[in-house]
RNA sequence: GCCGCGGUGGCGGAACCGGUAUACGCGGUGGUCUCAAAAACCACUGGGCGCGAGCCUGUGAGGGUUCGAGUCCCUCCCGCGGCA
Numbered sequence: 001g002c003c004g005c006g007g008u009g010g011c012g013g014a015a016c017c018g019g020u021a022u023a024c025g026c027g028g029u030g031g032u033c034u035c036a037a038a039a040a041c042c043a044c045u046g047g048g049c050g051c052g053a054g055c056c057u058g059u060g061a062g063g064g065u066u067c068g069a070g071u072c073c074c075u076c077c078c079g080c081g082g083c084a
Stems, first nucleotide, its partner, number of pairs: 001083007010026003019067001027045006046057004060076005
């Protein structure tokens, strides 16, 4: 230099054919149980702001296509593998 795969919450990891972003697990917080704890079970849990109702924001970065993009197209960044 060329080719391929990948980048989504605090972490791992889904998201079909473009149609509610974060299912599920871990972790965290609160609770039940216990003398106390562990385990188990129940509830909640992306981030920011707000007393609150609520508002804003978000899929590596920036553009494009589209009524609508995590998903398709272009450029760039990062990681892994292959070729030279």
Predicted 3D model of an 84-nucleotide RNA (transfer RNA) from an Anaerolineae bacterium. Taxonomically the source falls in Anaerolineae (Bacteria, Bacillati, Chloroflexota). The coordinates come from a structure-prediction model, not an experiment, and the mean pLDDT is 80. Rfam family: tRNA. From the family's description: Transfer RNA (tRNA) molecules are approximately 80 nucleotides in length. Rfam links the family to the GO term triplet codon-amino acid adaptor activity.